[in-house]
RNA sequence: CUGCCCGCAUGGGGGAGACGCUGGACGGACCGGAUCGGGACGGACAGGGCCGAAGGAGCAACCGCCCCGGUAAACUCUCAGGCAAACGGACCUCGGUGGGCGA
Repeated sequence: CUGCCCGCAUGGGGGAGACGCUGGACGGACCGGAUCGGGACGGACAGGGCCGAAGGAGCAACCGCCCCGGUAAACUCUCAGGCAAACGGACCUCGGUGGGCGA
């Protein structure tokens, strides 16, 4: 110098799925034939449907001190989260940093 392994922090890039659903208090640009009416848009709250790749939970083989317990995921469940864009996003990758091994 290069390669491999482990840890720490998290800078760059990539990164899926599923209703821009329905109802809707309230607010309200603007418009009109104007003491009323229409009303884009925003929208607390409610209802049903759906997704799984934040997080969370569950289990097999296997192992044990064998009653029982330990233990995995991208599997399963959907508590949470999400269903236009944005944000987020497991995971992949490039990089930063510390240590170890080898040569």
Predicted 3D model of a 103-nucleotide RNA (Glycine riboswitch aptamer) from Roseicyclus sediminis. The prediction has a mean pLDDT of 82. The organism belongs to Roseicyclus, within Bacteria.